The RNA shown here (SAM riboswitch aptamer (S box leader)) has 111 nucleotides and comes from an uncultured Chlorobiaceae bacterium.
[in-house]
RNA sequence: CUAUCAUCCAGAAAGGCGGAGGGACUGGCCCAGAGAAGCCUUGGCAACCAUCAUUGCACAAUGAUUGGUGCUAAUUCCAUCCCGGAGGUGAAUUUCCGGGAAUGAUGAUGG
Repeated sequence: CUAUCAUCCAGAAAGGCGGAGGGACUGGCCCAGAGAAGCCUUGGCAACCAUCAUUGCACAAUGAUUGGUGCUAAUUCCAUCCCGGAGGUGAAUUUCCGGGAAUGAUGAUGG
């Protein structure tokens, strides 16, 4: 980098260095000198993988949170496409709700 699968409306911040950007891209809308990104430290959340415990013939289930990741403003911050429903209209534009897909992110496995 890529393929497959799973998850994404819950949850969880302080300090030091730094010094103007950040929220993937574009638009919107936000965050930011009452200090952005980035780096470091210590916490925390969570339970994807491993580990351990219990149960079980086993697959596995439940729990712990020891190790490997991950995450720690706003639903993946909002949007795009398809299907269905509701409102509205002479008919539409359009608004809202639900489902699916796409995009993106994270993990596991493989190339």
The coordinates come from a structure-prediction model, not an experiment, and the mean pLDDT is 84. The sequence was found by an Rfam model in a public genome assembly.